[in-house]
RNA sequence: UGUUCGAAAAGGCAAACCCGGUGAAAGUCGGGGACGCAAAGCUAUGGGUCUAAAGCCUUGUUCAAAGAAGGCUAUGAUCGCCAAGCUGCCGAA
Numbered sequence: 001u002g003u004u005c006g007a008a009a010a011g012g013c014a015a016a017c018c019c020g021g022u023g024a025a026a027g028u029c030g031g032g033g034a035c036g037c038a039a040a041g042c043u044a045u046g047g048g049u050c051u052a053a054a055g056c057c058u059u060g061u062u063c064a065a066a067g068a069a070g071g072c073u074a075u076g077a078u079c080g081c082c083a084a085g086c087u088g089c090c091g092a093a
Stems, first nucleotide, its partner, number of pairs: 005091002012037002017032006035080001041086003045083003048078003055072005
């Protein structure tokens, strides 16, 4: 110095919950707050999961429709679900 690795110290992030903003929702942003985290830094690329505004289908009412109910669908969301890619602090064994 590099790889694996994760003791210590410094510094960092911040789940649930509460308040406010935002969004159709899932969520997300700010403040408080700490369950945890060595990539809990970044990228939705693959899978998973969540949501369904719009769209489509069905039911059913109707002269016809609208509204209603049910179903499908991501173009929405999640990197603190897993994998992949990129970057990175410290250094005891």

The RNA shown here (c-di-GMP-I riboswitch aptamer) has 93 nucleotides and comes from an Anaerolineales bacterium. The source organism's lineage runs through Bacteria, Bacillati, Chloroflexota, Anaerolineae and Anaerolineales. It matches the Rfam family "c-di-GMP-I riboswitch aptamer". Rfam describes the family as follows. GEMM was predicted in a large-scale screen for bacterial structured RNA regulatory elements. Genes associated with GEMM are involved in a diverse array of functions, including chemotaxis regulation, signal transduction, secretion and chitin. The coordinates come from a structure-prediction model, not an experiment, and the mean pLDDT is 86. The sequence was found by an Rfam model in a public genome assembly.